[in-house]
RNA sequence: UACAGAGUAGGGCUUUGUGCGUUAAGUGUCUUGUGGACGGGGAGUUGCCACGAGAACGAAAAGGUUAAUCCUUGCGGUACAAACCCCGCAUCCCGCUGUC
Numbered sequence: 001u002a003c004a005g006a007g008u009a010g011g012g013c014u015u016u017g018u019g020c021g022u023u024a025a026g027u028g029u030c031u032u033g034u035g036g037a038c039g040g041g042g043a044g045u046u047g048c049c050a051c052g053a054g055a056a057c058g059a060a061a062a063g064g065u066u067a068a069u070c071c072u073u074g075c076g077g078u079a080c081a082a083a084c085c086c087c088g089c090a091u092c093c094c095g096c097u098g099u100c
Base pairs, nucleotide, nucleotide: 002099003098004097005096010087011086012085014083015082016081017080018079019078020076021075022074029055030054031053032052033051034050035049036048040094041093042092043091061073062072063071064070
């Protein structure tokens, strides 16, 4: 100098467990505000995540039971955790490993 490679946060599917809702919260969509994270270092988006506000849309219950609403089975693009698998620096510079 050239070529190749490794590694993060995070995200997704499935399963399991524990919850929440089923008196409709949550999820998803749009607008807006604030904050945060983004391989070992630096920078960092129109991308990502969290929270707040607003808007539109919108649902699956059934059976049993108590003194008191609790149990079971379901349902929800439901929350969290774990396991398996998959994806994975937006991008730029430097660094690291291997080979010549």
A computed fold for a 100-nucleotide RNA, annotated as THF (Tetrahydrofolate) riboswitch aptamer. The sequence was found by an Rfam model in a public genome assembly. The coordinates come from a structure-prediction model, not an experiment, and the mean pLDDT is 79. Rfam family: THF (Tetrahydrofolate) riboswitch aptamer. The family has 101 seed sequences and 747 matches in Rfam 15.1. Rfam links the family to the GO term tetrahydrofolate metabolic process. The model forms 82% of the base pairs in the Rfam consensus.